[in-house]
A computed fold for a 751-nucleotide part of an RNA from Candidatus Azambacteria bacterium RBG_16_47_10, annotated as large-subunit ribosomal RNA, domain II.
Model confidence (mean pLDDT): 81 of 100.
Its Rfam family is "Bacterial large subunit ribosomal RNA".
Context: one part of a larger RNA
RNA sequence: GCCAACGACUUUAUGUAUAUUGCUUGUCUAACCGCUUUGGCGGGAAGGCGAAGGGAAACCGAGUCUGAACAGGGCGUUUUGCGCUUCUCUAUCGUUCAUCGCGCAAGUCCGCAAGGAUUUCGCGUGAGCGAUAGCGAAGUGCGCUGCAGUAUGCAUAAGACCCGAAACCAGAGCGAGCUUACCAUGACCAGGGUGAACUUCACUUAACCGUGAAGGGAGGCCCGAACCGGUAUGCCGUACAAAACAUUCGGAUGAGUUGUGGUAAGAAGUGAAAAGCUUAUCGAGCCUGGAAAUAGCUGGUUCUCCCCGAAAUAGCUUUAGGACUAGCCUCACGUGUUUAUGAGUGGAGGUAGAGCACUGGAUGAGUCUGAAUGACGCAAGUUGUCAGACCCAAUCAAACUCCGAAUUCCGCUCAACAUAACGUGGGAGUAAGACUGUGGGGGCUAAGCUCCAUAGUCAAAAGGAGAAGAAUCCUGAUCACCAUUUAAGGUCCCUAAAUUUACGCUAAGUGAAAAAAGGAGGUGAGAUUUCGUAGACAGCUAGGAGGUUGGCUUAGAAGCAGCCACCCUUUAAAGAGUGCGUAACAGCUCACUAGUUUAGAGAUCUUGCGCCGAUAAUAUAACGGGGCUAAGCGUAGUACCGAAAAUGUGGACUUAUAGACUUCGGUCUAUAAUUGGUAGGGGAGCGUUCCCAUCUGCUGUGAAGGUGAAGUGUGAACUUUGCUGGAGCGUUGGGAAGUGCGAAUGUUGGC
Numbered sequence: 001g002c003c004a005a006c007g008a009c010u011u012u013a014u015g016u017a018u019a020u021u022g023c024u025u026g027u028c029u030a031a032c033c034g035c036u037u038u039g040g041c042g043g044g045a046a047g048g049c050g051a052a053g054g055g056a057a058a059c060c061g062a063g064u065c066u067g068a069a070c071a072g073g074g075c076g077u078u079u080u081g082c083g084c085u086u087c088u089c090u091a092u093c094g095u096u097c098a099u100c101g102c103g104c105a106a107g108u109c110c111g112c113a114a115g116g117a118u119u120u121c122g123c124g125u126g127a128g129c130g131a132u133a134g135c136g137a138a139g140u141g142c143g144c145u146g147c148a149g150u151a152u153g154c155a156u157a158a159g160a161c162c163c164g165a166a167a168c169c170a171g172a173g174c175g176a177g178c179u180u181a182c183c184a185u186g187a188c189c190a191g192g193g194u195g196a197a198c199u200u201c202a203c204u205u206a207a208c209c210g211u212g213a214a215g216g217g218a219g220g221c222c223c224g225a226a227c228c229g230g231u232a233u234g235c236c237g238u239a240c241a242a243a244a245c246a247u248u249c250g251g252a253u254g255a256g257u258u259g260u261g262g263u264a265a266g267a268a269g270u271g272a273a274a275a276g277c278u279u280a281u282c283g284a285g286c287c288u289g290g291a292a293a294u295a296g297c298u299g300g301u302u303c304u305c306c307c308c309g310a311a312a313u314a315g316c317u318u319u320a321g322g323a324c325u326a327g328c329c330u331c332a333c334g335u336g337u338u339u340a341u342g343a344g345u346g347g348a349g350g351u352a353g354a355g356c357a358c359u360g361g362a363u364g365a366g367u368c369u370g371a372a373u374g375a376c377g378c379a380a381g382u383u384g385u386c387a388g389a390c391c392c393a394a395u396c397a398a399a400c401u402c403c404g405a406a407u408u409c410c411g412c413u414c415a416a417c418a419u420a421a422c423g424u425g426g427g428a429g430u431a432a433g434a435c436u437g438u439g440g441g442g443g444c445u446a447a448g449c450u451c452c453a454u455a456g457u458c459a460a461a462a463g464g465a466g467a468a469g470a471a472u473c474c475u476g477a478u479c480a481c482c483a484u485u486u487a488a489g490g491u492c493c494c495u496a497a498a499u500u501u502a503c504g505c506u507a508a509g510u511g512a513a514a515a516a517a518g519g520a521g522g523u524g525a526g527a528u529u530u531c532g533u534a535g536a537c538a539g540c541u542a543g544g545a546g547g548u549u550g551g552c553u554u555a556g557a558a559g560c561a562g563c564c565a566c567c568c569u570u571u572a573a574a575g576a577g578u579g580c581g582u583a584a585c586a587g588c589u590c591a592c593u594a595g596u597u598u599a600g601a602g603a604u605c606u607u608g609c610g611c612c613g614a615u616a617a618u619a620u621a622a623c624g625g626g627g628c629u630a631a632g633c634g635u636a637g638u639a640c641c642g643a644a645a646a647u648g649u650g651g652a653c654u655u656a657u658a659g660a661c662u663u664c665g666g667u668c669u670a671u672a673a674u675u676g677g678u679a680g681g682g683g684a685g686c687g688u689u690c691c692c693a694u695c696u697g698c699u700g701u702g703a704a705g706g707u708g709a710a711g712u713g714u715g716a717a718c719u720u721u722g723c724u725g726g727a728g729c730g731u732u733g734g735g736a737a738g739u740g741c742g743a744a745u746g747u748u749g750g751c
Base pairs, nucleotide, nucleotide: 001751002750003749004748005747006746011158012157013156014155015154016153017152018151019150020149021148022147023146026049027048028047032043033042034041035040053060054059063075064074065073066072081142082141083140084139085138086137087136089134090133091132092131093130094129095128096127097126098125100124101123102122103121105120106119107118108117109116110115161300162299164297168290169289170288171287173286174285180264181263182262183261184260185259186258187257188256189254191223192222193221194219198215199214200213201212202211203210227251228250229249232247233246234245266282268278269277270276303685304684305683306682307681308680313326314325315324317322327430328429329427330426331425332424333423334422335421338420339418341415342414343413344412345411346410347409348408353403354401355400359397360396361395363393364392366390367389368388369387370386372385373384374383375382376381433458434457435456436455437454438453439452440451441450442449463474464473465472478651479650480649481648483647484646485645489641490640491639492626493625494624498638500637501636502635503634504633505632511628518612519611522609523608524607525606526605527604528603529602530601531600539596540595541594542593543592545569546568547567550564551563552562575590579588580587652675654673655672656671657670658669659668660667661666686740688737689736690735691734692733693732695730697729698728705724706723707722708721709720710719711718712717
């Protein structure tokens, strides 16, 4: 690492909500007793809850408390619905009968006419029958309410979903075979060097002292093996080894090393002191227990399908990665258009903008005043600086406003549409958010920055486009289809679709990341203006003179180093000179003029597309590539491609409505709207083990298990069957759980 097995929301008590069962002459028994076929059955209202509340209580009681109160106020009381059957009554309708009355309408008959008679019809009246609706009565059942049981959700107390600390405490618990210190008794230290005290002798001295030689053999002395140690480096680092090995190095007669035996320990020992050591364990050993310590933390948490579907905010918190309440989600019940949107209408407001009327800032011109002060002046005074006021002009403001929107918010009315809204109750999760557009604060109008507001997306969203990409653009995936139409985006090839149509632009491979100040006879479009057949612009031919070498300066300065001035004349025109040039002149040239030639020439501004400016780290490497002069850019158009979007065909789920059927649980049909989904809520199921009943089930004519195949179901799964296997196993209806594994540095085993 893989495989197999095991592995995590339980149990009890209490409370509460929902569902359901029994009773509702309110309800339930507890301990205990009796019987028993040992499965249960019968007894047992003691007591509990309920039927009344108010008050702190005494207490009173449909009231009570407060209070002086007969007041007011607080908390209470009031509050029975539905179905079926029968009966009475009322009303309406229908029908039958009877009767009379009325009416007009129509018809018929009689009558000259007034009018009369009759039939049909309608209305009214009475009785019978039927139907519908309503009140009431009786019966019955259910509900409400209450009690008890069962199930499920949740809460509280417990180990409380599972695993996981470091720690804390206890014990006359176990340890000094490692190590620390000490005690007793033993053992060990090659060889070499140095040469202390002291002694002797000699010399010396009056004698000490002293000097020399010989002897001597001291020392936490020197060098260096054993022995003890462990300095530096290497090596090793799934090791030879949970500290070794190699080389090197320190001590090596001492505070030395070492054997054996013994003594001292857990808040205690021992310690030449490092919080070292006390059996690979030490800032408090080990073992066992308290003990499943606690863990606002990390990890893990096992079958399926269906419906809905969040939050990353506010307040408060020794609170900030945790809680509580609200907000947002879900489920049940209730109300039923109250909600959202749009239109109309009535209000609220001080933002954007704008403005200078206030508050302030800041600029220019002017007038006046002012203590002081600068300059000039004999003085009068003039002219500055500064401050204030006034006036004119033009301005600035989040904490300015004489003004002032759009959106927004709050009402009312109307409209169409929507599984909207609100209330009560059960269950949550969330309270780390991210980016993008817009309006702002902070920052540097920095950040993939940070903090608000607002909308979207992601989160929790797949598909298409963007080469590739959570947050951009298009679009919201129920399933199937080798059907159709489109969106964004594209249509030369890679690569589905135009080498599309028309008119322009670009020459830079610009396009094809973005990029400034600045620069340029790149090129297209437009505007204004000047000159021009009385001949422009450019070219060519010719002139471009005289006073004069202007004056000054200077060595020189003659148009042309520099300073000053910049006149006059002749002219068609010609500067006291535009640029080269000379030492200075000279020379060339320009301005200016004539001729020739000939029809446009020049300047400025605006604007489109381009050029330079242009620079990053492994390699072209910033069109996705090939490549493109369009296959680039602009304008307009027509086709086509293009998604899980829309449509088509067929199937499924959910909800609503309608109809039919119904065993009353639902089923079927039609129509309409749905069916992405994390946390999370709700619904419906599959499978495993055991128990009760059932099939008076299956099974050596082959159970379970294993391994293939076919079939069924949306799925968990199930059914049938071949082979294997060799003795047990299932269906249906219920019940109870040690009930489902891929992850937990999971546990055990195997490889």

RNAcentral holds the full RNA, with entries from ENA and SILVA.